[in-house]
Molecule: Glycine riboswitch aptamer
Organism: Paracraurococcus ruber
């Protein structure tokens, strides 16, 4: 002075799959009219991609999380290690959001050569 490599903040770029069905309960909005000087209070019907909850399916794979053929170490019956492989627990299937990774630029670790 310092690579590869770890960590973090900014930007920008990111896929897939039902705006599924049914029920509570609440909100909105329409119709009708009763009561009441008014201000207002209360029955009935319809509707709503507006919410919350449970409950029934069908689905995706890219937060997390869970597995592990070969290979590679080991104290070798066994045990440890990976992902964009696989599970779909969690999470998601208008848009928004979010979203492994990627790129830019920027702040810290360490320290091979």
């Nucleotide at each position: 002075a310092g690579a590869u490599c770890c960590c973090g903040c900014g930007c920008g770029g990111g896929a897939g799959a039902g705006a599924g069905g049914a029920g509570u309960c609440g909100g909105c909005c329409c119709c009708c009219g009763g009561c009441g000087c008014a201000g207002g209070c209360a029955a009935g019907g319809g509707g709503c991609g507006c919410g919350a909850c449970u409950u029934c399916c069908g689905c995706c794979g890219a937060a997390g999380g869970c597995g592990c053929a070969a290979c590679c170490g080991g104290c070798c019956c066994c045990c440890g290690g990976a992902a964009a492989c696989g599970c779909u627990c969690a999470g998601g299937c208008a848009g928004a959001a979010g979203g492994g990774c990627c790129g830019c630029g920027u702040g810290g670790g360490g320290g091979a050569g």